[in-house]
RNA sequence: GACAAGGGCAAAACCGGCGAAAGCCGGCGACGCAAAGCCACGAGGCUAAAGCAUCCGCGGUGGAUGCCACGCCAGUCGGGCUGCCGAA
Numbered sequence: 001g002a003c004a005a006g007g008g009c010a011a012a013a014c015c016g017g018c019g020a021a022a023g024c025c026g027g028c029g030a031c032g033c034a035a036a037g038c039c040a041c042g043a044g045g046c047u048a049a050a051g052c053a054u055c056c057g058c059g060g061u062g063g064a065u066g067c068c069a070c071g072c073c074a075g076u077c078g079g080g081c082u083g084c085c086g087a088a
Base pairs, nucleotide, nucleotide: 001085008033009032014027015026016025017024018023031075037081038080039079041078042077043076044073045072046071051067052066053065054064055063056062
């Protein structure tokens, strides 16, 4: 990349599991996808357990707020790696 062929993946919702959460895995299900295959390298986004700060409480090492990724998103974009079919 073509109104080709054979195929592939699977959003949301729902159910089960894991997780503090974001989210992930399985089932079900198709919104979509030509890399919706893989990699958090750059930008960005989500979460904030732990930590730090402030405050409150204190007969419990508890609670609130802010900051923060070492957690996550490849179906946000860029980049890297790999790859099926294929007319004109």
This is a predicted structure of an 88-nucleotide RNA (c-di-GMP-I riboswitch aptamer) from a soil metagenome. Its mean pLDDT, the model's own confidence on a scale to 100, is 87. The RNAcentral record of the sequence draws on MGnify.